[in-house]
About this RNA:
Predicted 3D model of a 391-nucleotide part of an RNA (large-subunit ribosomal RNA, domain III) from Wukongibacter sp. M2B1.
Context: one part of a larger RNA
RNA sequence: AAGUAGCGAGAGGUAGGUGAGAAUCCUACCCGCCGAAAACCUAAGGUUUCCUGAGGAAGGCUCGUCCGCUCAGGGUAAGUCGGGACCUAAGCCGAGGACGAAAGUCGUAGGCGAUGGACAACAGGUGAAGAUUCCUGUACCACCAAUUUAUCGUUUGAGGAAUGGAGGGACGCAGGAGGAUAGGCAAAGCCCACGGCUGGUUGAGUGGGUCUAAGCCCGUAGGGAGCAGGGAUAGGAAAAUCCGUCUUUGCAAUCCUGAAAGGUGAUGGGGAGCGAAAAAUAAGUAGCGAACUUGCUGAUUCCACACUGACAAGAAAAGCUUCUACCGAGAUAAAAGGUGCCCGUACCGUAAACCGACACAGGUAGGUGAGGAGAGAAUCCUAAGGCGAGC
Numbered sequence: 001a002a003g004u005a006g007c008g009a010g011a012g013g014u015a016g017g018u019g020a021g022a023a024u025c026c027u028a029c030c031c032g033c034c035g036a037a038a039a040c041c042u043a044a045g046g047u048u049u050c051c052u053g054a055g056g057a058a059g060g061c062u063c064g065u066c067c068g069c070u071c072a073g074g075g076u077a078a079g080u081c082g083g084g085a086c087c088u089a090a091g092c093c094g095a096g097g098a099c100g101a102a103a104g105u106c107g108u109a110g111g112c113g114a115u116g117g118a119c120a121a122c123a124g125g126u127g128a129a130g131a132u133u134c135c136u137g138u139a140c141c142a143c144c145a146a147u148u149u150a151u152c153g154u155u156u157g158a159g160g161a162a163u164g165g166a167g168g169g170a171c172g173c174a175g176g177a178g179g180a181u182a183g184g185c186a187a188a189g190c191c192c193a194c195g196g197c198u199g200g201u202u203g204a205g206u207g208g209g210u211c212u213a214a215g216c217c218c219g220u221a222g223g224g225a226g227c228a229g230g231g232a233u234a235g236g237a238a239a240a241u242c243c244g245u246c247u248u249u250g251c252a253a254u255c256c257u258g259a260a261a262g263g264u265g266a267u268g269g270g271g272a273g274c275g276a277a278a279a280a281u282a283a284g285u286a287g288c289g290a291a292c293u294u295g296c297u298g299a300u301u302c303c304a305c306a307c308u309g310a311c312a313a314g315a316a317a318a319g320c321u322u323c324u325a326c327c328g329a330g331a332u333a334a335a336a337g338g339u340g341c342c343c344g345u346a347c348c349g350u351a352a353a354c355c356g357a358c359a360c361a362g363g364u365a366g367g368u369g370a371g372g373a374g375a376g377a378a379u380c381c382u383a384a385g386g387c388g389a390g391c
Stems, first nucleotide, its partner, number of pairs: 012030006031388004039368003045348002049346001050074006059067002079140002081344004086117002091112003097106003121138005141340004147335006159327002164323004173309003178303003183297003187294002189210006211269002215264003222257004226251008235243002270292001273288002311314001354363002371381003
């Protein structure tokens, strides 16, 4: 320079409380903002920032009794969620091997590697802070073997079964139609609450609610495949009753798949609302708890890449099914029974907690995503929910 520039998009007001101290902290009411987000879940990343109590030196662009700050204590519970004990893709590593003077490069077998495949749990309740993890209720999956009963079997072979064979898994895009459901709506019905101080309002009044999962049973709208047996066979690296190929007989029914609805689950849960007691807090807590129907509309979700169409012709492997090689003395069913490992789980996550030196108008993948008007996820208004931006 100079008490100058600046104090980083933005709406606060009033009352009460706390306190040494309040524009800034807490509570209530009013007002305003977002609402295909400025709500909710979650990946990456962060790594205790979460909750409670205490604090007031520094950090906080003012203040501060407050905080993502300081100190102390507490908090993350899983057979089923996600990852591993399963599988493989791109890519990477790579025994032998090839190449190279070497360093090393490439690469077979093999291995690692999710952003994909496979795989069993839902609803409610609860805490200051965890929940598909705890609790309650109702389920499901894998493995185990002592007991009881029944049946079958031990060379006339019950049963198991590959690291091998085969099937399957197994797939893209566009389009239209159908069947459903989630959700929504208004009216009616039902239930609960309210009762107007201003011209009227016990009225066809006002406001609110009218909900329920997995699992199990059933097997529908719909979709797909012909199905069952006999014979032959130089194919599937050995074998095969499996698959493939050829042939023949019989039957048009059967099999597979499949949303949803209905039943059960549920004499349960939820539920608007009502609502205590003790000196105070505790608290809208404990506790109590009504109705819980019909109609209309209707998805971007499901049936399902199912159908149709075109060309650019749309992963792999395992689980799984089956076949034998092989093993071989126990196996199956029912009843109850037992076991179930390791890691993650708090909190932020379009942000004051991540990446930007900052509590920075920047950047940041995926999912859920309601109503009125509207072609619409545009736009305006609003619900749930969240905010009023640290002079």

The coordinates come from a structure-prediction model, not an experiment, and the mean pLDDT is 82.
The source organism's lineage runs through Bacteria, Bacillati, Clostridia, Caminicellaceae and Wukongibacter.